The prediction has a mean pLDDT of 82.
This is a predicted structure of an 84-nucleotide RNA (c-di-GMP-I riboswitch aptamer) from Nitrospiraceae bacterium UBA6905.
Its Rfam family is "c-di-GMP-I riboswitch aptamer". Rfam describes the family as follows. GEMM was predicted in a large-scale screen for bacterial structured RNA regulatory elements. Its family is annotated with cyclic-di-GMP binding in the Gene Ontology.
It was read from a public genome assembly, where an Rfam model found it.
Taxonomically the source falls in Nitrospiraceae (Bacteria, Nitrospirota, Nitrospiria, Nitrospirales).

[in-house]
RNA sequence: UCCCGACAAAGCUAAACCCUCCGCGAGAAGGGGGCAGAAAGCGGCGGGUCUUAAGGUAAGUUGUAAGAUGGCCGAGCUGCCGAA
Numbered sequence: 001u002c003c004c005g006a007c008a009a010a011g012c013u014a015a016a017c018c019c020u021c022c023g024c025g026a027g028a029a030g031g032g033g034g035c036a037g038a039a040a041g042c043g044g045c046g047g048g049u050c051u052u053a054a055g056g057u058a059a060g061u062u063g064u065a066a067g068a069u070g071g072c073c074g075a076g077c078u079g080c081c082g083a084a
Base pairs, nucleotide, nucleotide: 004082005081012037013036017032018031019030020029022027035071041077042076045074046073047072048069049068050067051066052065055062056061
């Protein structure tokens, strides 16, 4: 240094739920809260899942359209600590 991750130290993030607020929606942001997390840091690159006003369709519905999710998985970039 890498792997690894301790009933270690110091810190960090914040699920459900509640309030406010934005969005058609999936959901986002702020406050409270704390289930958990060693990348629950970063970016939607690949896959998955989910949503969609308008448009197309007689309708069911549709994707080549527009989005959401990084706390679904893979890969990528970066990073704190140091017992075995």